[in-house]
c-di-GMP-I riboswitch aptamer from an uncultured Methylococcaceae bacterium, 93 nucleotides, folded computationally. It was read from a public genome assembly, where an Rfam model found it.

RNA sequence: UACUUCAAAAGCCAAACCCGACCGUAAGGCGGGACGGAAAGUCGCAGAUCGCCAUUUAAUGAAAAUAAGUUUUGGGAAAGCCGGAUUGCCGAG
Numbered sequence: 001u002a003c004u005u006c007a008a009a010a011g012c013c014a015a016a017c018c019c020g021a022c023c024g025u026a027a028g029g030c031g032g033g034a035c036g037g038a039a040a041g042u043c044g045c046a047g048a049u050c051g052c053c054a055u056u057u058a059a060u061g062a063a064a065a066u067a068a069g070u071u072u073u074g075g076g077a078a079a080g081c082c083g084g085a086u087u088g089c090c091g092a093g
C1' cells in the first nucleotide's frame, strides 16, 4: 500500500404497520415511528417482482362463442430479491 473483518467509537440508512385536507390513472412517492442493514451509498446494465398502466396482434380460456385471468409487446414503479459496475467510515488480527 492492497484485500479481509472481531471489538470499540463517530455517524448513516429506515422494513412492516399507522396517520396525511399532499403528488400520481396506478404501482408508488413525500413527512413522522423502527424490523433490520458494513454498503439497506450511487447507477438501473442482466435476471426476477408489481393486488402497475396501455394497446395491436396472437395463444390459452365454461359444451360453443365470449368475459375475467395468464402468456406475448411497449411503458412506468421499486430496487432492503439476486448478479454486475462504481464510490466509501473505523482499523486488532
Stems, first nucleotide, its partner, number of pairs: 004093001012037002018032003022029002035080001041086003045083001047081001049077002052075003058071003
The model forms 88% of the base pairs in the Rfam consensus. Model confidence (mean pLDDT): 76 of 100. Its Rfam family is "c-di-GMP-I riboswitch aptamer". The family is grouped with related families in Rfam's "c-di-GMP_I riboswitch clan". Gene Ontology term of the family: cyclic-di-GMP binding.